[in-house]
Molecule: transfer RNA
Organism: Hyphomicrobium facile
RNA sequence: GCCCCGUUCGUCUAGUGGCCCAGGACACCCGCCUCUCACGUGGGCAACAGGGGUUCGAGUCCCCUACGGGGCG
Numbered sequence: 001g002c003c004c005c006g007u008u009c010g011u012c013u014a015g016u017g018g019c020c021c022a023g024g025a026c027a028c029c030c031g032c033c034u035c036u037c038a039c040g041u042g043g044g045c046a047a048c049a050g051g052g053g054u055u056c057g058a059g060u061c062c063c064c065u066a067c068g069g070g071g072c073g
Base pairs, nucleotide, nucleotide: 001072002071003070004069005068006067007066010026011025012024013023018056028044029043030042031041032040049065050064051063052062053061
C1' cells in the first nucleotide's frame, strides 16, 4: 500500500428497510419485602463510532474517515 470482517446503554448482547423516539440480561439508582443484609419483587437510568449519500422511510443499503481484528505484498 491492497483486500476482508467488526464498532449498538457501564458490560455482554438482540435487532433480514416500516411492528424501533431501539429490546433483553447483568451492573447501578429508588421503592416493597426483612430486625438488618442477602434473596425475591416493582420501577427507573442509559446506546446505534464520526461525517456524507440513497430512499417516502436507515441501527439495517452505499461512500469516506477513525479505531480494532485478520489476510496479501